Predicted 3D model of a 98-nucleotide RNA (TPP riboswitch aptamer (THI element)) from an uncultured Prolixibacteraceae bacterium.
The prediction has a mean pLDDT of 76.
């Protein structure tokens, strides 16, 4: 010295569960409860490589609950959507000089 990380823009990525009542008899609609950032695909909400946003593993182990990815764990595992412009300081990285 320069890049990350911040912040904005447009772009792109995800998930949308459980249980109760009613109508229906198509397994769908309606309305209420739980958890959550989001659970009526929402002008929402969130994550975007420093990638746990969000998938697979898993119809998996524990523990709890009316139930349920409710809550750890697996998880220093495998995959998983990136350009730009603009500031400036902790930190970390890489090149140079002493």
């Nucleotide at each position: 010295a320069u890049u990350u990380a911040u912040g904005c823009a447009a772009u792109g990525g995800g998930g949308u569960g459980u249980c109760c009542g009613c109508c229906a008899g198509c397994u769908g609609g309606c309305g209420g409860a739980c958890u959550g950032a989001g659970a009526u695909u929402a002008u929402a909400c969130u994550c975007a490589a420093a990638g746990a946003a969000c998938c697979u593993g898993c119809u998996c182990c524990g523990g709890g609950u009316a139930a349920u990815g409710c809550c750890g764990g697996c998880g220093a595992a495998g995959g998983g959507a990136g350009u730009g412009c603009a500031a400036g300081g902790a930190a970390a990285a890489u090149u140079c000089c002493u």

It matches the Rfam family "TPP riboswitch aptamer (THI element)". Gene Ontology term of the family: thiamine pyrophosphate binding. Rfam 15.1 lists 16,130 matches to the family in 8,693 species.